A computed fold for a 335-nucleotide part of an RNA from a Patescibacteria group bacterium, annotated as large-subunit ribosomal RNA, domain IV. It matches the Rfam family "Bacterial large subunit ribosomal RNA". Its family is annotated with ribosome and structural constituent of ribosome in the Gene Ontology. Lineage of the source: Bacteria > Bacteria candidate phyla.
Context: one part of a larger RNA
RNA sequence: ACCUCGUUAAGGAACUCGGCAAAAAAGCAGGCGUAACUUCGGGAAAUGCCUUGCCGCGUCUAACGCGGCCGCAGCGAAAGUACCCCUGGCGACUGUUUAUCAAAAACACAGGUCCCUGCUCAACUCGUAAGAGGAUGUAUAGGGGCUGAGGCCUGACCAGUGCUGGAACGUUAAUCUCGCCGGUCUCGCGAUUUAUCGUGGGGCUGAGUGGGUGAAGCGCCAGUAAACGUCCGCGGUAACUAUAACCGUGUUAAAGUAGCGUAACCCCUUGUCAGGUAAGUUCUGACCCGCAUGAAAGGUUUAACGACUGGGGGACUGUCUCAACGAGGUGCCCG
Numbered sequence: 001a002c003c004u005c006g007u008u009a010a011g012g013a014a015c016u017c018g019g020c021a022a023a024a025a026a027g028c029a030g031g032c033g034u035a036a037c038u039u040c041g042g043g044a045a046a047u048g049c050c051u052u053g054c055c056g057c058g059u060c061u062a063a064c065g066c067g068g069c070c071g072c073a074g075c076g077a078a079a080g081u082a083c084c085c086c087u088g089g090c091g092a093c094u095g096u097u098u099a100u101c102a103a104a105a106a107c108a109c110a111g112g113u114c115c116c117u118g119c120u121c122a123a124c125u126c127g128u129a130a131g132a133g134g135a136u137g138u139a140u141a142g143g144g145g146c147u148g149a150g151g152c153c154u155g156a157c158c159a160g161u162g163c164u165g166g167a168a169c170g171u172u173a174a175u176c177u178c179g180c181c182g183g184u185c186u187c188g189c190g191a192u193u194u195a196u197c198g199u200g201g202g203g204c205u206g207a208g209u210g211g212g213u214g215a216a217g218c219g220c221c222a223g224u225a226a227a228c229g230u231c232c233g234c235g236g237u238a239a240c241u242a243u244a245a246c247c248g249u250g251u252u253a254a255a256g257u258a259g260c261g262u263a264a265c266c267c268c269u270u271g272u273c274a275g276g277u278a279a280g281u282u283c284u285g286a287c288c289c290g291c292a293u294g295a296a297a298g299g300u301u302u303a304a305c306g307a308c309u310g311g312g313g314g315a316c317u318g319u320c321u322c323a324a325c326g327a328g329g330u331g332c333c334c335g
Base pairs, nucleotide, nucleotide: 001330002329003328004327005326006325007324008323010321011320014319019316029051030050031049032048037042039149053069054068055067056066057065058064070074075080083314084313085312086311087310088309089308090306091305095107096106111147112146113145114144115143116142117141124133125132126131150301151300152299153298155231156230157229160228161227162224163223164222165221166220169219170218171217176212177211178210179209180208181206182205183204184203185202186201187200188199189198190197191196232250233249234248235247236246259293260290271287272286273285274284275283
């Protein structure tokens, strides 16, 4: 000097990002008592109060000592185990997770909803296949997507993209078929001295070329948003001012509804007002032109729950003012 502990005057969070750490309270007993809120189950061991067998005496009056009485036993065994309150956010809850820096608001969840699947291989998944799972199941079953208890709800838009359905018409491949043009081989006839040429027939052939035939698809017509998604401007107007229930006009598929709102979302921003403090960029309650909220990428609310996260209070303390001493240990220095 450090490590692990212990004690500490007065103060008591002034420490600090933050009461981190520590301290304190309480203590599976008995009795009493227990709020808001609530899904009536809870909340709750809420918070809290009393007792530690009974009687008498002594005492320094806190305790303790002595004597007596009752019961098997007096927190009558063993063991030695919550700090508390108020108020927000998120997630309903118990659970799960980054073995080895993250335990959470992430995942899951019961519940909700949509899509697929009728079984002679269901859909789907693994596998080249055989085969297997699904399932020795059969739509109250199985698979997939989204959401995520419960309460109240879930608005508008099918123009775009996707999906589903339709099949009249348009377009559309290989194929098949009918031609045209060309190449080559061959046969007949004609011309020509030969070479060769003309004409007719046959065989093979071409990334050649046209007609006919030709499905799905696409075009087309509908439906569908708890499918992917999207949900507007401009100008004017009321008897102070301000504002605009109201009017006009343009665009769109439709022009953001109910809610919530400076929010885990607000740039401006420490928005404005109120509360709490002596003093509050945090917090709570309101307000709302919301840069850039919003309804199953769910909206809002919610008792209970949470090693989650924000703000406040009580108790308590070496966290601090401000350090001191002691015990054990380690390192170093001196003798």